[in-house]
Context: one part of a larger RNA
RNA sequence: GAACGAACGUUGGCGGCGUGGAUUAGGCAUGCAAGUCGAACGAAUCCCGGGGAGCAAUCUCCGGGGGAAGUGGCGAAAGGGGCAGUAAGGCGUGGGUAACCUACCCCGGGGACGGGCAUAGCCCUCCUAACGGAGGGGUAAUUCCUGGCGAUGUGAUCGAGGGGCAUCUCUUGGUCAUGAAAUGAAUCUCGCCUCGGGAGGGGCUCACGUGAUAUCAGCUUGUUGGUGAGGUAAUGGCUCACCAAGGCGGCGACGUCUAGCCGGUGUGAGAGCACGACCGGCGCCACUGGCACUGAGACACUGGCCAGACUCCUACGGGAGGCUGCAGUCGAGGAUCUUCGGCAAUGGGCGCAAGCCUGACCGAGCGACGCCGCGUGUGCGAUGAAGGCCUUCGGGUUGUAAAGCACUGUCGAGGGGGAGGAAAGCCGGGCAACCGGUCUGACCUAUCCCUGGAGGAAGCACGGGCUAAGUUCGUGCCAGCAGCCGCGGUAAGACGAACCGUGCGAACGUUGUUC
Numbered sequence: 001g002a003a004c005g006a007a008c009g010u011u012g013g014c015g016g017c018g019u020g021g022a023u024u025a026g027g028c029a030u031g032c033a034a035g036u037c038g039a040a041c042g043a044a045u046c047c048c049g050g051g052g053a054g055c056a057a058u059c060u061c062c063g064g065g066g067g068a069a070g071u072g073g074c075g076a077a078a079g080g081g082g083c084a085g086u087a088a089g090g091c092g093u094g095g096g097u098a099a100c101c102u103a104c105c106c107c108g109g110g111g112a113c114g115g116g117c118a119u120a121g122c123c124c125u126c127c128u129a130a131c132g133g134a135g136g137g138g139u140a141a142u143u144c145c146u147g148g149c150g151a152u153g154u155g156a157u158c159g160a161g162g163g164g165c166a167u168c169u170c171u172u173g174g175u176c177a178u179g180a181a182a183u184g185a186a187u188c189u190c191g192c193c194u195c196g197g198g199a200g201g202g203g204c205u206c207a208c209g210u211g212a213u214a215u216c217a218g219c220u221u222g223u224u225g226g227u228g229a230g231g232u233a234a235u236g237g238c239u240c241a242c243c244a245a246g247g248c249g250g251c252g253a254c255g256u257c258u259a260g261c262c263g264g265u266g267u268g269a270g271a272g273c274a275c276g277a278c279c280g281g282c283g284c285c286a287c288u289g290g291c292a293c294u295g296a297g298a299c300a301c302u303g304g305c306c307a308g309a310c311u312c313c314u315a316c317g318g319g320a321g322g323c324u325g326c327a328g329u330c331g332a333g334g335a336u337c338u339u340c341g342g343c344a345a346u347g348g349g350c351g352c353a354a355g356c357c358u359g360a361c362c363g364a365g366c367g368a369c370g371c372c373g374c375g376u377g378u379g380c381g382a383u384g385a386a387g388g389c390c391u392u393c394g395g396g397u398u399g400u401a402a403a404g405c406a407c408u409g410u411c412g413a414g415g416g417g418g419a420g421g422a423a424a425g426c427c428g429g430g431c432a433a434c435c436g437g438u439c440u441g442a443c444c445u446a447u448c449c450c451u452g453g454a455g456g457a458a459g460c461a462c463g464g465g466c467u468a469a470g471u472u473c474g475u476g477c478c479a480g481c482a483g484c485c486g487c488g489g490u491a492a493g494a495c496g497a498a499c500c501g502u503g504c505g506a507a508c509g510u511u512g513u514u515c
Stems, first nucleotide, its partner, number of pairs: 001515004006511005013374006019367002026330003030327003035074003040071002046065008081285003090210008100202003105198007113147004122137006153178011211257003218248003223245008260282004264275004287308005310321004338364001340363003346360001347358004377407004387398004411456001413451005421443001425438005459504005464485003470499005480487002
């Protein structure tokens, strides 16, 4: 000098764009953060119309609407947060998979013939403080089970041909086994089963690179390899039985300490050094430890089970919970925000759609935390006013500065207008392309007009040298200053104050850290 997720002191007008719990991965009150589909299903309460019984209240039947709770489907494995762990199951770069998977989406081929048993909701009974639970009856489906047909797919087996160093692989023929939801709808259509391919995504694996420490020198028994088996989507000691005795290490094994990695960021002429906030990619974690279930996908932040610590409720028998989501609270700390608005846009989930949900996101709020921009007036104005300070007492300086005169109207204040962020979607027409119509803004913007009047808007640090800028007074090695050199013991340009000056300016200094 530059930089910062900064903090502290003094001061503080406006705006734009960013950014803001770095410490206790400490504990959390409250609200919200994942639902959706009635075009899968049977339906309660309710509403409307009509019929019947009844004097009426009311009950019952039919048709329509609506749809709590429930069954079923898809989603909930994404999005959002954090960096505890991890020095290699990670990350970065480049390969391999002849050892693999892939819901939704796209393209192409083929197919969908029958039958049946339940169960939740519901009704009845019972236990229970609660969470909830037990028994009986009965009902639907795109829930579940099953018969038949059945392939270019898969598996087994018997062959033929081609390729590969090889475990093998490609093409092709015969036999056996193996599947579907007949659903919904008035229509357009949307779904279902199976096969092949694609796109995108993932699993596994190899090489190289990726901290410190030798005051850690030896480490290892599923350890290293083989055969066989199990397991997996798949290779493999991944697991197991048997066999062999190997494997790693001074190019640092093993141990200990530290740490998420990268794109990048800061600095620097570069080489390098330091860092990895925000944003993007990957990994890991979800009170602590372990485990599996469901599923295309998890060993699953707002799913489940067990154990532990903690907190809460209890009728003492027993139960409930997990903010490292958005706000917010306590604590610790030098220190880090609103319990805000909206789904209008972008994106996501579900749905044919309308639409619903979305603390993702878009916005607003708070903080000079950072960067940038603007303003705090402009012109004229000397008898160089008054006051202050200095003085050699002549004067000098503050200083055109002020006053005064003439103007301007940025920003702020009050009022009014206001494009753009909005096109999709929907409706009508059309085979379609497309045409016409119509709806949608949380924010309250860019910008324009009006009112008024210099009015509302300047400080901070420094002035011995380094280093731009000095005089007077006070103090008297005291009080104090200080980054280094050093100032202060009676005329201190270095302490304190005043005046003046210098630098920067809505900031200026200090501290911490990096180069």
This is a predicted structure of a 515-nucleotide part of an RNA (small-subunit ribosomal RNA, 5' domain) from an uncultured bacterium. The coordinates come from a structure-prediction model, not an experiment, and the mean pLDDT is 83.